[in-house]
Molecule: Bacterial RNase P class A
Organism: Actinomycetota bacterium
Parts: sequence; C1' cells; structure tokens
RNA sequence: CGAGCCGGCCGGGCGGCCGCGUCGAGCACCUCUCGGGGUGACUCGUCGAGGAAAGUCCGGGCUCCACAGGGCAAGGUGGUGGGUAACACCCACCCGGGGUGACCCGCGGGACAGUGCCACAGAAAACAGACCGCCGCCGGGUGACCGGCGGUAAGGGUGAAACGGUGGUGUAAGAGACCACCAGCGCCCGGGGUGACCCGGGCGGCUCGGCAAACCCCACCUGGAGCAAGGUCAGACAGGGAGCGUUCGAGGGCGGCCCGCCCGAGCUCCCGGGUAGACCGCUGGAGGCUGUCGGCAACGGCAGCCGGAGAUGGAUGGUCGCCCGGCGCGUGACCGCGUGUCACGCGCCGACAGAACCCGGCUUACAGGCCGACUCGUCCG
Repeated sequence: CGAGCCGGCCGGGCGGCCGCGUCGAGCACCUCUCGGGGUGACUCGUCGAGGAAAGUCCGGGCUCCACAGGGCAAGGUGGUGGGUAACACCCACCCGGGGUGACCCGCGGGACAGUGCCACAGAAAACAGACCGCCGCCGGGUGACCGGCGGUAAGGGUGAAACGGUGGUGUAAGAGACCACCAGCGCCCGGGGUGACCCGGGCGGCUCGGCAAACCCCACCUGGAGCAAGGUCAGACAGGGAGCGUUCGAGGGCGGCCCGCCCGAGCUCCCGGGUAGACCGCUGGAGGCUGUCGGCAACGGCAGCCGGAGAUGGAUGGUCGCCCGGCGCGUGACCGCGUGUCACGCGCCGACAGAACCCGGCUUACAGGCCGACUCGUCCG
C1' cells in the first nucleotide's frame, strides 16, 4: 500500500419566521364559607420518537379466569459448562464441515425398537450381486475363437454412494484365506479435563450403507387468554316467544379429550329496543450513565449520579439562508506521475423509516461516513 475478516459509532449541523403536544406558572372568566376546583384557540418557560420504533418469530413482567389434582394427546428444545427473570437468546469450550488464514457454518441424542425411501444408470442399493472379465475341466474348430459345467469378486464398467485401504504370502485363478502397517468398531488399562471429549498403550472377530430438516424412539420443558387485558364513575332502555332445568342438577369452572373435585337457580336460542362518555391502567423499570472489583467472556457485586414523549382520529411540521458530506464534469496548482492531493466553478444526491402497557432477544431494511483489532499478499528499511 492492497485485499479480506470481526467488532463498535454517527447518520446531517446552525440561525430566522410561522405552526404543534404534555407539564408548570401567569393572566382572564366561572364556582365555592375559606383552602380549593374548573374553563380558555392568550402570554412565558421546561421537555418532546428509533437502532431498528418494523415483523409479531420467541421469552417474560403485569391483568383476569382459579382453590387447581391425575392421565392421554398436542407443542417446543436437542453436544458440554456457564450467564439471565426467562428463552429457540448470549458467552466459553468440544466435535464435524468450509477456508492458506483471520474466521464462518451446524434442526450437533438414537439407523442394533419398528416402519419407510434411495429416481435413472447398473449384474446388484441391505445382508444385494455376476454385465465385461480371470481360472479349471469337457466338447467343436486349420486357426482366431465358440458352447456347456464348475470356481471367483482382486481388475474394468454404472452411480451421489457398491459390504475397508496399501503392500505381500498364497492360489488353477482369486479372496482378510493368511501376514505387516493403517482406518474403523468392540473390550480393558493409564493420563488430562467440572464436562462434552482428548492423548497414549494392549487385546480381538476381520469390518456390521445413507436419509430421522422422513414417520418414529429417547431426554428435558409447557394451564389459558391478552392493555381491544382489567378496573372506577356517570348515563340510557322495552319488551315478546320457544326449549331445557330447579338437588333424580340445565348450565359453568375459557386450547382438545377422559377421570376426579367445586359452584349452581337459572341457562340457551330467535325477534325487537337502548348505550359507545369520562377517568385509571399510562410510565421509576429485571432502567440508564460513570468509576471500581471479580470473571477468558457473557455477566455480576459495590459506590455515586440522572429522572429526559405519554398521545387517544392520534403531537415535533412548513419555509428561507448559510455550512457539512458524497458523486460527476471543467479549470488551475503541487507532486512520489498514481485518474494521487488541494483550491475554485457548475450540476445531482443526502438512507431505512414514526412510540400507543413495558422490558430481554432474534429476524428484516438502511444512501453515505468514521474508528479499532486481526489475517493474507506485495514493497522498503
């Protein structure tokens, strides 16, 4: 200097004018015995969207059902250890795969419980198999070769994958038939580690596909519904009919089914009528920032500081000027001569995107810019 990989931050700034929402004060008006309360399109002041506010994919806080037991089914997770309120999240490590590497990826338990699938090609795709071949015997032929019987799976071919690999002994020709080494599997022993696992040694039959992100088996976990939850206040109305039931129990206990238990005098359906207002929930939280200690880290302890939208048809917008950043073109200067650096002029552009109870994550979108660590390559010293 170039390329790569990982992490973090910003994402327009300033000023003028007009216009918004909460809260506080003033002023004006109303009410009240005084405090107090209410209204206002007026004045002043404070504060006023995000890293994702998005998707609604997970986990919770909170609220209600409800006193809530057992089983089936259903759903979720899937290496080990740790973090957390919890999680399918985060951190560290192990194993497998990719990459020269920094790093990245993983539906990471089980195929010997069972069922199922592996197209086409191929002889044969799970205990399968002889297409071309090789060898022996017999017969035919001048010969090359052909036919039959038997042996064979080392060589070739097909395929994503063919029942271990290399070298040898042996054989009619071969073959773990046997041997040496290796891989794998099983057993035993030693060492390291909390553990998943790793390293080493010994023995042995020689060797026992793949897919579970197929159904399934195993281990662990799980009540439901959701702020349109749930409360308080005010206000309005109009009933009629049918069915079932009142302790021999209708109906209910809000994911499905069964059992058990509990409540229970009303319940269900059809036709018709009235209401839709105000307030709470609503922002102080598993909160944020700084310092320090512990820990490889995620994170946790301690101390101090901060208080930063709370709307409800739903608020922060419009306009003008200057500046900033990026791209392109032109001119000039400098220079290490590289479309490099700087200045000026003109033109274009400045992202994704708006809280609605709150929080911890994940996923998706994002014009442009900045910072740091590491890896590889090249050059110079």